[in-house]
Predicted 3D model of a 72-nucleotide RNA (transfer RNA) from a Candidatus Moraniibacteriota bacterium. Taxonomically the source falls in Candidatus Moraniibacteriota (Bacteria, Bacteria candidate phyla). It matches the Rfam family "tRNA". The family's RNA type in Rfam is transfer RNA. The coordinates come from a structure-prediction model, not an experiment, and the mean pLDDT is 83.
RNA sequence: GGGUGUGUAGCUCAGUGGCAGAGCACAGUCCUGAUAAGACUGGGGUCGGGGGUUCGAUCCCUCCCACACCCA
Repeated sequence: GGGUGUGUAGCUCAGUGGCAGAGCACAGUCCUGAUAAGACUGGGGUCGGGGGUUCGAUCCCUCCCACACCCA
């Protein structure tokens, strides 16, 4: 330099056009003599960034950034 893939909550990942979710973690309440486990509730996201297509974009197109791998 060329190519492929990945980027979504603190972490691991779903979601492939129609209001962004799960598990774990975190906070509160219940339970207990007190912990742990368990039950319930809650907080937390400009979906890596810019532009475009569309009535509508996490999703499609394009450019850029970061990371991984392959080729040279």

Overview:
The RNAcentral record of the sequence draws on ENA.